[in-house]
RNA sequence: AGAGUUUGAUCCUGGCUCAGAGUGAACGCUAGCGGCGUGGAUUAGGCAUGCAAGUCGAGCGAUCUUUGUUCGAAACUUAUUGAAGUGCUUGCACGGAUUUAAGUUUUGGACGCUAGAUAGCGGCAAACGGGUGAGUAACGCGUGAGCAAUUUUCCCUUAAGUCAGGCAUAGCCUCGUGAAAACGAGGGUAAUUCCUGAUAGUAUAAUUUAAUCUCAUGAUUUUAUUAUUAAAAGUGGGGACCUUCGGGCCCGCCACUUAGGGAUGAGCUCGCGACCUAUCAGCUUGUUGGUGAGGUAACGGCUCACCAAGGCGUAUGACGGGUAGCUGGUCUGAGAGGAUGUCCAGCCACACUGGGACUGAGACACUGCCCAGACUCCUACGGGAGGCUGCAGUCGAGAAUAUUUAGCAAUGGACGAAAGUCUGACUAUGCGACGCCGCGUGCGGGAUGAAGGUUUUCGGAUCGUAAACCGCUUUUAUCAGGAAAGAAACCUUAUCGGUUAAUACCCGGUAAGCUGACGGUACCUGAUGAAUAAGCCACGGCCAACUCCGUGCCAGCAGCCGCGGUAAUACGGAGGUGGCGAGCGUUACUCGGAAUUAUUGGGUGUAAAGGGCAAGUAGGCGGCUUAGUAAGCGAGGGGUGAAAUCUUCCGACUCAAUCGGAAAACUGCCUUUCGAACUGCUAGGCUUGAGGUAGAUAGAGGGAAAUGGAAUUUCCGGUGUAAGGGUGAAAUCUGUAGAUAUCGGAAAGAACACCAACGGCGAAGGCAAUUUCCUGGGUCUAUCCUGACGCUGAAUUGCGAAAGCUAGGGGAGCAAACAGAAUUAGAUACUCUGGUAGUCCUAGCUGUAAACGAUGAGCACUAGGUGUCGGACCUUUUUGGUUCGGUGCCGCAGCUAACGCAUUAAGUGCUCCACCUGGGGACUACGGUCGCAAGGCUAAAACUCAAAGGAAUUGACGGGGGCCCGCACAAGCGGUGGAACAUGUGGUUUAAUUCGAUGAUACGCGAAAAACCUCACCAAGGCUUGACAUGUAGGAAGUAGUGAACCGAAAGGGGAACGAGUCGUUAAGUCCGACAACCUACACAGGUGCUGCAUGGCUGUCGUCAGCUCGUGUCGUGAGAUGUUGGGUUAAGUCCCGCAACGAGCGCAACCAUUAUCCUAUGUUGCCACUUCGUCUUAUCACUUCGGUGAUGGGCGGAAGCACUCUUAGGAGACUGCCCGGGAUAACCGGGAGGAAGGUGGAGAUGACGUCAAGUCAGUACGGCCCUUAUGCCUUGGGCGACACACGUGUUACAAUGGUCGAUACAAAGGGUUGCCAACCCGCGAGGGGGAGCCAAUCUCUAAAAGUCGGCCUCAGUUCGGAUUGGAGUCUGCAAUUCGACUCCAUGAAGCCGGAAUCGCUAGUAAUGGGAGAUCAGAACGCUCCCGUGAAUACGUUCCCGGGCCUUGUGCACACCGCCCGUCAAGCGAUGGGAGCUGGGGGUACCCGAAGUCCUGUGUAGACAGGCCGAAGGUAAAUCUGGUGACUGGCGCUAAGUCGGAACAAGGUA
Repeated sequence: AGAGUUUGAUCCUGGCUCAGAGUGAACGCUAGCGGCGUGGAUUAGGCAUGCAAGUCGAGCGAUCUUUGUUCGAAACUUAUUGAAGUGCUUGCACGGAUUUAAGUUUUGGACGCUAGAUAGCGGCAAACGGGUGAGUAACGCGUGAGCAAUUUUCCCUUAAGUCAGGCAUAGCCUCGUGAAAACGAGGGUAAUUCCUGAUAGUAUAAUUUAAUCUCAUGAUUUUAUUAUUAAAAGUGGGGACCUUCGGGCCCGCCACUUAGGGAUGAGCUCGCGACCUAUCAGCUUGUUGGUGAGGUAACGGCUCACCAAGGCGUAUGACGGGUAGCUGGUCUGAGAGGAUGUCCAGCCACACUGGGACUGAGACACUGCCCAGACUCCUACGGGAGGCUGCAGUCGAGAAUAUUUAGCAAUGGACGAAAGUCUGACUAUGCGACGCCGCGUGCGGGAUGAAGGUUUUCGGAUCGUAAACCGCUUUUAUCAGGAAAGAAACCUUAUCGGUUAAUACCCGGUAAGCUGACGGUACCUGAUGAAUAAGCCACGGCCAACUCCGUGCCAGCAGCCGCGGUAAUACGGAGGUGGCGAGCGUUACUCGGAAUUAUUGGGUGUAAAGGGCAAGUAGGCGGCUUAGUAAGCGAGGGGUGAAAUCUUCCGACUCAAUCGGAAAACUGCCUUUCGAACUGCUAGGCUUGAGGUAGAUAGAGGGAAAUGGAAUUUCCGGUGUAAGGGUGAAAUCUGUAGAUAUCGGAAAGAACACCAACGGCGAAGGCAAUUUCCUGGGUCUAUCCUGACGCUGAAUUGCGAAAGCUAGGGGAGCAAACAGAAUUAGAUACUCUGGUAGUCCUAGCUGUAAACGAUGAGCACUAGGUGUCGGACCUUUUUGGUUCGGUGCCGCAGCUAACGCAUUAAGUGCUCCACCUGGGGACUACGGUCGCAAGGCUAAAACUCAAAGGAAUUGACGGGGGCCCGCACAAGCGGUGGAACAUGUGGUUUAAUUCGAUGAUACGCGAAAAACCUCACCAAGGCUUGACAUGUAGGAAGUAGUGAACCGAAAGGGGAACGAGUCGUUAAGUCCGACAACCUACACAGGUGCUGCAUGGCUGUCGUCAGCUCGUGUCGUGAGAUGUUGGGUUAAGUCCCGCAACGAGCGCAACCAUUAUCCUAUGUUGCCACUUCGUCUUAUCACUUCGGUGAUGGGCGGAAGCACUCUUAGGAGACUGCCCGGGAUAACCGGGAGGAAGGUGGAGAUGACGUCAAGUCAGUACGGCCCUUAUGCCUUGGGCGACACACGUGUUACAAUGGUCGAUACAAAGGGUUGCCAACCCGCGAGGGGGAGCCAAUCUCUAAAAGUCGGCCUCAGUUCGGAUUGGAGUCUGCAAUUCGACUCCAUGAAGCCGGAAUCGCUAGUAAUGGGAGAUCAGAACGCUCCCGUGAAUACGUUCCCGGGCCUUGUGCACACCGCCCGUCAAGCGAUGGGAGCUGGGGGUACCCGAAGUCCUGUGUAGACAGGCCGAAGGUAAAUCUGGUGACUGGCGCUAAGUCGGAACAAGGUA
């Protein structure tokens, strides 16, 4: 610091998203240790249990214990005394009441001492400390001031005191009530409790004197007088003296009282600062102020009575609603800012909810009181008790937050004279990776680069020095040993000094002693042993990091773009890699990036955005100049800005986190002194801004009235006759009842042709016949007057097209709605015929428009050129010049994303207003407001998308335009479409009818040839290393090979019999080994199985169309443009000229082969002119012996020859070269000459960049996948040949330009040895026999046919046509049934020229006639090639189709077979309305009225009675805000629904 994402690409606008940092976090996976921090953010929900505020006996009386003395009491034991009574043996026994003594135990009283304890009274504390953030938008907080309007216990300091008495009361005792809690009555008692009196000043109050000072009220100090108000003791020590023996007295300490000062804390007041909302605009009655009174520590409507009617608020936002504790700070950020307020610190508020006071220095009081309410608990049902938002802990809710720990050792606090006691404050500890920081999980060596994993092009690569292995170390963990600091005080003892009358006390010092929860902890040492210790996320781009497998739009991923439909670097797994590391990811939230709310730092012509226009209030801003002032502004000083935090430096823990010290900073506020440029303010001046005055002047500026002609329609009359009207074409309609047309007349309403013009006027809307009246504004000239009077402009007010509304008129034409006629699949439209509101006028309303220059107003500045309107001036009077004000065009600088704007700015500046912040939802809902209504103005949210958009670029497209071409149309010729047959395809059928090709660019196509084979299909039968290839291992001489019987449809099975080879080696077929071939096993073979959308190669098509590009340069921010466009020309981007282009490449053309002419060469198998020979001769002539001979001619053959034809080579030739004309003198075009050929001579081959995911995995090749006793291989038979039907391509015809019979002529180009096959013979013929010749310019296929000549046929389903069928044959072949071709005889179908539609062809072409070849055993009506005969027509480019170039529009780019809109139907989602139903909030009115302060009354007092206010509660009507609701409205989203076809091209009606 940026990046991704709108497009085919580009620039811009603009949103969404990411990378960073952070957190009191939570969740997932994982986890070794330590230090320091931190931890209930949700239910201010409810709480069991324990603890969290006491202390002082040196304030008091009691009580208890302790040590001592003394006096009792009771019980027991022992001893003693021995009654009543009982038994009887009558005087003994039993019995033991009772007496005394001693002891023990228990217990009580009194006295005094030491020590301890404490229920009560009393004092102080409990108002601190600790918690929480519910409430609060407030002087609550922050900051800075003020109190002349205040208070302050304890503490410090100063001054003065502490005198004399008295009355109670708790505890206690005796009763009583109650379940309890607790309470009541009586009796008596103490104090540092309470009360009275004395004394007292600088206290308080009143009066008063003087001085000083202040911001007002006033304040401070001072003089005098009067009145009023205090107190408490306790304790330590002590020489003399006194004593009631307690003490007095003295010296201390401590306490108390009064007053002043200080310090600290608190209270009150004010300025400024800090949330959202105007869909909250008006609020307020103690309200605002005054007087008086009350109240308070204190000011004050704080409260009350009376009086007045004020106070606050649109700009500075009152009132209301929502939300929220505030701050230092914290996080982020470059900063400005934004977000936040956990821990720590300051302030505030609260303490179950609400209200209230008491006590006190301080509270309206977290662990105090009273009342009401809700909840919980106890209860004997009468009543009571309670308050964890203290520390732990528990339940609940929640994604979520810890120990019912130890100790007062330290720090701090309360009380105390002190020891000390108390202290969940605090210090420690436990738990949690919640955060920050630190340490470790080893270190060095180690390459056969081990094994293994992954991958592979099979060679390897990688994990990887990683491991193993060798050596070393021991932090940490474990065990053992040692061992701190945190502690210094208070206090005690001893002692020294000071003070003192004093060796007391007190103060200061010295020495010793005492005190550790953590904890035997930190730390140190030793022992053992690499031993105890690594994960998480990511790897398509952003963003560092790549491969394999699985999956197959499935499963899934995803922050955005987007991945996944069979080769996924994006899913899941694996290997590898990257990042971080005891953590790593995810989620949530904040700032950043985001200049995406823009102060720093944005915009508004077209992207979102200028108000429809003006007047003008508040406000904002404001010309030149002088003086003053000092609010803003600047400089210096002072105060404050708590500490902590941040920053810098230094220091302490081994480092760091953390902690300590110092500095700086805290950008702020207040105050003071100075300055005076600028802004402001005050006073004065100026004229240039603005306005006025005078004189001119243009104009559809506005309002009212009057007038006019043309046209239209209607009516009346005349003429006149059959149509008129309307349209693409028609019809509805009018017309014989006389229309239309035409002439004359009348009426009505509306609008004003020509002039008329990117001319004029107006603020905009808008304004157009003429005239008159009223009236607004502008411009020019003069430079006379005023003297900044100005600009802008929320709110407000006015104006404001058309349509619409209300009322009344008017109504000719036009014309929504409506009716009809057409069009159409439909036509609620476009077209036509009618036609009502309306359009017009008057008076009102409405207040909107693409109200547009899509451009707010004003001022200033910044090159020009050229039109035009209005004025003034100059002049050579002109088509001239200067200047002011308008209105257009072009254009520079500059600006702009570009387009464009450009003195009429969208340039450069200033001032003010309005508006914008992604698209949709939504110019909407709700609310408010305006309107008669229609509706207008204001104006959201949920939800949803990752875009929506602007400008420009290249294409493509257009029922846009221009130019041009093509058998594209036209002009012609012949066909197809109708028939029969052939052939291919679809469909159907079938066991199979194998597969592929499917608009043009499939369909006589792959297939230049399916009876078997082919063959891939079907049925059946067989084989399994295989029909074929390579390798490894093993086996085997009767081995390889040949292969008879037999089974079988064949394949196959079977196996008699016969029976080997090559090489090495050796004397030697001698042994052995190897090879070939065979068998077995394993690797593998094989596949016309899939994917042509994984591919190569080849091919079709656009198209033989003229195009497609590049380098450099230039232009443009860029995509791109230029070149390649333009003017001509061409078959051509062919050439010429021009030009910011200059060149080049692939295409075009040419080069190549062929054909047409000539030359040269060549001369067999070709040729035969000349010459010659032989032979034949039906020809002619001559001769004749009449037998014939000769000559000429002809035929055949030979020789010679190479002239010709021809063959094969090599050359020539044609180039717009020549002439004339046109044209820019060019390119080129037209004509002509010559020439065999003339403007590319003809016809081939040749196919640019690319398009169609075009075709082909079944020609071959090839990636991947699939089958492997089968999807491979072999065999027999069948099928590819089926047949209601449909289509394509052909053949033959329908006949006389013909058919048939007979005769007769002329080719070219090919093929031939598994072949072509002659002569001759046989057969009606197909053909058979035959065998000469030929590996071919030699022989052969081979007859060319149409043609020509002659005969017949005579217009008919025929002597046309030949299908079909019957019979008989021939040939090929293993085989002709399914299923070949041909021949003969017989049969003789449809068909008489073909609907809509459609194809080919421009010259040796069409048409027509035959010939040959490939394939091939056989089998063309197909295909390819060849020759013969041989036309017609082209005016032309309007139209159809295709193409090229330029241009234009575009919302298309998968590119018009495009895009895209709306209703309806379906699902889902959120939302508005809604009869209502149901919560919550705040207020109002009334009822009731607790506690309690206050007031009044009674009372000696305690107290009682009444009153005001008053919480909770209740009633009522409204209001605000939620939830829910039958039904209902639209909205959004959702691969393949319905109907249409609105928009984008002139989108087919712009």
This is a predicted structure of a 1550-nucleotide RNA (small-subunit ribosomal RNA) from a metagenome.
Model confidence (mean pLDDT): 82 of 100.
The sequence is in RNAcentral, with records from SILVA.
Its Rfam family is "Bacterial small subunit ribosomal RNA".